[in-house]
This is a predicted structure of a 1338-nucleotide RNA (small-subunit ribosomal RNA) from uncultured euryarchaeote.
Lineage of the source: Archaea > Methanobacteriati > Methanobacteriota.
The sequence is in RNAcentral, with records from ENA, Greengenes and SILVA.
Its Rfam family is "Archaeal small subunit ribosomal RNA". Rfam links the family to the GO terms structural constituent of ribosome and ribosome.
RNA sequence: UUCCGGUUGAUCCUGCCGGAGGCUACUGCUAUUGGAGUUCGAUUAAGCCAUGCAAGUCGCGGGCACCUUACGGGGACCCGGCGAACUGCUCAGUAACACGUGGAUAACCUACCCUCAGGAGGGGGAUAACCUCGGGAAACUGAGGAUAAUACCCCAUAGGUUCAGGGAACUGGAACGUCCCUAAACUCAAAGUUCCGGCGCCUGAGGAUGGGUCUGCGGCCUAUCAGGUUGUAGUUGGGGUAAUGGCCCAACUAGCCUACGACGGGUACGGGCGAUGGGAGUCGAAGCCCGGAGAUGGAUUCUGAGACACGAAUCCAGGCCCUACGGGGCGCAGCAGGCGCGAAAACUUCGCAAUGCGCGCAAGCGCGACGAGGGAACUCCAAGUGUCUGCGCAAUGCGUAGACUGUUCUCCAGUCUAAAAAGCUGGAGGUAGGAAGGGCUGGGUAAGACGGGUGCCAGCCGCCGCGGUAAUACCCGCAGCUCGAGUGGUAGCCACUAUUAUUGGGUCUAAAGCACCCGUAGCCGGCUUAGCAAAUGCCUGGGGAAAUCGGAUAGCUCAACUAUUCGAAGUCCGGGUAGACUACUAGGCUUGGGACCGAGGGAAGCUAGAGGUACUUGUGGGGUAGCGGUAAAAUGCUGUAAUCCCGCAGGGACCAUCAGUGGCGAAGGCGUCUAGCUAAAGCGGCUCCGACGGUGAGGGGUGAAGCCCUGGGGCGCAAACCGGAUUAGAUACCCGGGUAGUCCAGGGUGUAAACGCUGCCCGUUUGAUGUUAGGCAUUCCACGAGGGUGCCUAGUGUCGUAGAGAAGUUGUUAAACGGGCCACCUGGGGAGUACGGUCGCAAGGCUGAAACUUAAAGGAAUUGGCGGGGGAGCACCGCAACGGGUGGAGCGUGCGGUUCAAUUGGAUUCAACGCCGGAAAUCUUACCGGGGGCGACGGACUUAUGAAGGCCAGGCUGAUGACCUUGCCUGAUUCUCCGAGAGGUGGUGCAUGGCCAUCGACAGUUCGUACCGUGAGGCGUUCUGUUAAGUCAGACAACGAACGAGACCCCUACCCUUAGUUGCUACUCGUAAGAGGCACUCUAAGGGGACUGCCCGCGCUAAGUGGGAGGAAGGAGGGGGCCACGGUAGGUCAGUAUGCCCCGAAUCCCCCGGGCUACACGCGCGCUACAAAGGACGGGACAAUGGGUCCCAACACCGAGAGGUGAAGGCAAUCCCGAAACCCGUUCAUAGUUCGGAUCGUGGGCUGAAACUCGCCCACGUGAAGCUGGAAUCCGUAGUAAUCGCGGGUCAAUAUCCCGCGGUGAAUACGCCCCUGCUCCUUGCACACACCGCCCGU
Repeated sequence: UUCCGGUUGAUCCUGCCGGAGGCUACUGCUAUUGGAGUUCGAUUAAGCCAUGCAAGUCGCGGGCACCUUACGGGGACCCGGCGAACUGCUCAGUAACACGUGGAUAACCUACCCUCAGGAGGGGGAUAACCUCGGGAAACUGAGGAUAAUACCCCAUAGGUUCAGGGAACUGGAACGUCCCUAAACUCAAAGUUCCGGCGCCUGAGGAUGGGUCUGCGGCCUAUCAGGUUGUAGUUGGGGUAAUGGCCCAACUAGCCUACGACGGGUACGGGCGAUGGGAGUCGAAGCCCGGAGAUGGAUUCUGAGACACGAAUCCAGGCCCUACGGGGCGCAGCAGGCGCGAAAACUUCGCAAUGCGCGCAAGCGCGACGAGGGAACUCCAAGUGUCUGCGCAAUGCGUAGACUGUUCUCCAGUCUAAAAAGCUGGAGGUAGGAAGGGCUGGGUAAGACGGGUGCCAGCCGCCGCGGUAAUACCCGCAGCUCGAGUGGUAGCCACUAUUAUUGGGUCUAAAGCACCCGUAGCCGGCUUAGCAAAUGCCUGGGGAAAUCGGAUAGCUCAACUAUUCGAAGUCCGGGUAGACUACUAGGCUUGGGACCGAGGGAAGCUAGAGGUACUUGUGGGGUAGCGGUAAAAUGCUGUAAUCCCGCAGGGACCAUCAGUGGCGAAGGCGUCUAGCUAAAGCGGCUCCGACGGUGAGGGGUGAAGCCCUGGGGCGCAAACCGGAUUAGAUACCCGGGUAGUCCAGGGUGUAAACGCUGCCCGUUUGAUGUUAGGCAUUCCACGAGGGUGCCUAGUGUCGUAGAGAAGUUGUUAAACGGGCCACCUGGGGAGUACGGUCGCAAGGCUGAAACUUAAAGGAAUUGGCGGGGGAGCACCGCAACGGGUGGAGCGUGCGGUUCAAUUGGAUUCAACGCCGGAAAUCUUACCGGGGGCGACGGACUUAUGAAGGCCAGGCUGAUGACCUUGCCUGAUUCUCCGAGAGGUGGUGCAUGGCCAUCGACAGUUCGUACCGUGAGGCGUUCUGUUAAGUCAGACAACGAACGAGACCCCUACCCUUAGUUGCUACUCGUAAGAGGCACUCUAAGGGGACUGCCCGCGCUAAGUGGGAGGAAGGAGGGGGCCACGGUAGGUCAGUAUGCCCCGAAUCCCCCGGGCUACACGCGCGCUACAAAGGACGGGACAAUGGGUCCCAACACCGAGAGGUGAAGGCAAUCCCGAAACCCGUUCAUAGUUCGGAUCGUGGGCUGAAACUCGCCCACGUGAAGCUGGAAUCCGUAGUAAUCGCGGGUCAAUAUCCCGCGGUGAAUACGCCCCUGCUCCUUGCACACACCGCCCGU
């Protein structure tokens, strides 16, 4: 030693993206002070530079102009000495002995310095400054003359170098070294000065220091760079160098390097170190130190101990400057500074006081090295921006009042300093005065469900994601969180990341095992003995510079910083020791491996021969009209005789049955029979060899189908192609033909879902059960190469333990546990593409990127949903059988569309459309036109000089004191303005409540505990039987339970009891009204009754089911109410309620008129019909539910009728409203009719202010379409459909609507899952907004 967000409806994985940490550069906003630091033009332009400065010094070497205070001192210039090869800057080049580390130099040099020894004798000729004269614009330069030295030269001596011979002492791993002797050749030193102390000079040896050269090892990427090299590799001999060497040269040899990566390409100064990390690592490497390299690019050279020289020279190139055009000059990658480049980096400061360097005997001089200051939010460290008390408030705070303090701040003095500044010490001053910001507040991630604005706009966002009118996510305000003189952003690095895995990952399905085998290098390797000590371990010595880092201590007030000391700093080089393991050497062994022998097995391979049926073609015979083909057809074949049957002949391909999760082979693959050749494996063996083995980069070979080349062959099949169909099209699927090809021989290609999607070898680890080959044992026996059983070995399957795994699964044939070797993977896409290379005749194969783009892509499993998947069950809003309709006509009504000033609005598959709203004349009413009215409350303004209101007349107007003019009345507030209200059928049903519809005429939906699964989840709820039902029974890792279903409630069908008015009336009385009466009917309260209870069969002895008995009713008796968890952002803001938004003198309220009733047209639902089961006329009969006081109305009269007039009774079991179909009789006779009634005309009636737009009814007249309805579609299983009327609702009036009621009263099925759907199980899924999905192409 840490995780978190993001793929999903949810889950577990794989995997990447993002966030949180640290560091570096730039940057936004903000900013009080001090200290420290190895910070500050590295990144881009090793680009270019104006100006100033950055290397001088020595009079104790010498000459000398000049000045002087004339002793002496100063000093320009020149000769001379030393230095200028250091310091400073930069990182272009360099992949190299450049660097690091350790060695070598027996192959070398080293000025100044140190030590030791010795020495300095004699001589000579010049030259600069200077003087004179020239050339030139300048830079500079020429000639003549004079002179000195520690400048130069010659001679001598010492010495040195080279070579040869001899000696043998020393060092050493080794003498070619050192030393000694002899001889020769070559070369050949010295310098003075003085203040007398000294400082110098020469030679030799040694040291020190600094270098040169060589070398082991170490540290980048790339094989889409695999071969490179001719001074190349070596030998001999020369040249050159301080020195080795092809460093250079001549001759000769033909080598040398390379898969342990040569050569090439790219990148890069290397190291100490720095960032980060727990570490291993990864990344960086400008600043300080060490080393290297460079000085505009390139080349060369002199001087010198040292250079091929940043501030030396020469030349070339490019750039710039001066010029009198003849010619000259320059090189900031030194310090400042400028331009340019850029996101990006300071003053043309002071001083040699310190440190250090050069020169000098020294004093000293010089030094942009260095020290010091200025600038910079460069880094690090430290401090502050106040403290206390009281009071107030909406109280973690703010405001106010008072008190305190003085770090800082301002001023003064001293000290410090080269000089200042800063600092330090002391003093003074002021009402705390002069000092806080940045980012964030949806999650990750600490902090707002606060207000306003905006409305998929503006914008935000690292990632996920916010914003489409209620934004905790945008922009403001307030509040809060966090860090704090800082805080955010951008870019880069490390960590996070076990996403490069040595520590420490993987490859069946997520990315990933080469198609398979052989085999080279490499890597790894059985048992045992001995040796050695390479490797390894331990001990020890040297080295690993300092700085850095760690510990301790100390100094700056602390700290940063610095100092001292100890340690660490793994890799390198020695010495010693151990002997287990590894390596090596020598030997042995048999278990790995191989060989041999034996009996068997096998579609193993190759070659040759033989055979079989089918097919096809030809021919002969028979036979006649079709055949063939398909879902159905057609093209096609057929009268020159097809198809079909029989015989014969030819041809090519193939090899049924046997045949088997059987066999063989490395894989691809292999199937008639026989023979030959070749190969492999298994079993058995008291045989032999003796580790000979495993894997395998490169390499080689084999390699289905297809394709290519050459030559054959060609029956069938069949890409391309031609026809026929299908279709919107059909370059397809189906059909008829048909060429390459398929076959053979010889080549090439080298790929496949070449799959067990699982590399090869070895070992270890519970089992069960098949099967193949061989062996052993035993048994039976028909004695056969027979059958059975068990065991062993090898193969091949299934199930399965532990274990493994994300799971699916795997599991001695591992995907378990170990070992060895190889190959491959590292988010998705771009892409197995491009380029390059290589192979190929070609097609193409192998190798194999990047830009760019993207937050996922993906695996396994779960729950749903879905399927033109499967299984089971169910439903008259399914089918089938049957009955009746709709769709055609006319009309009614609703909707769409169109129109209109308005035709208000809503509802749109089932689940909108006679629905909201039960029929809108006004009203309703929301729409249109016109007119009028209305502001509670507060503030401002106006107002007794009369606000506001009312009214006559006239005007205006469709009409109106609404408005205008004139006048009158009344008397206090006032809509003129700003706010704020009332009201709103204005918006939002996607902000809501409530209610409703629908899935659902369904049988489902869950919970507790236990169990299974890492988990989402599963189980229960599944299976079998059964049911209307998750109804019940049996089984079962489940056992119980809840909501639904059922039970329950209401009506109805039968009976009983109780009760008897307004009901009833069998009986009694009464003329009647009625009175008795309560038996019956009825009414309305309570009970009974039905439970598979009984019998038979089926079923499991169950649940239940089929039939039967009894019964009014039989298996839920019939009908209804209620109707789960939830879904449909279903419907309703226009019933009411209600958040937010809007209007607010109009989107509010009232009135009048109009509209919602329009009409080319489309749709839904109905009514009436098309007629004789009927129409018309006459006569006759039987209900129930209900309703009634602005009401129902008997009855009487009037009217042809609608209706009118009068009127008893009734607030109701009391009075009133009341049937039609039906039955009987007559007529009509199949026709647009005596069917049908639309439409229109005339005349009446009713309601109502009002029937024109736009009501209903009556009578007369008129008499349209329509003669049973295409595709399609709806309802219904019994008192149902169909048909007939009645009541109620609405209502002043108006019903073909809705809600109810009764009358008459069938047909068909007793099934099924084909269509439409529903439920359950199962299966596939890339769907989850869930197939009206997703997604692809153009």